């Protein structure tokens, strides 16, 4: 020169909960406060898991079922900061 790791610097995102109003049957989402944690916690719902159950769909009581939702559930695709000794 390149490559990996690892510090370290600038920063970055923002669990739980509290609220406010709005969306929605509902999970859930947004907007502020907050910091649990994350090197992709930054984008995608294509693939599996999990949440909900308006509508349908069955029903003695129950129940079933994703066009919904969750990228801070796994995996995959994309993309990006710094990188010393």
């Nucleotide at each position: 020169a390149u490559g990996a790791a690892u510090c370290a610097g600038g920063g970055g995102c923002a669990a739980a909960c509290c609220u406010a109003a709005u969306u929605g049957a509902a999970a859930a989402a947004u907007g502020g406060g907050g910091a649990c944690g994350c090197a992709a916690a930054g984008u995608c719902a294509c693939a599996g898991a999990u949440c909900u159950a308006a509508a349908g769909c069955u029903u003695a009581u129950c129940g079933c079922u994703a066009g919904g939702a969750u990228g801070g559930c796994u995996g995959g695709a994309c993309u990006g900061c710094a990188g010393a000794g």

A computed fold for an 85-nucleotide RNA from Peribacillus saganii, annotated as c-di-GMP-I riboswitch aptamer. Lineage of the source: Bacteria > Bacillota > Caryophanales > Bacillaceae > Peribacillus.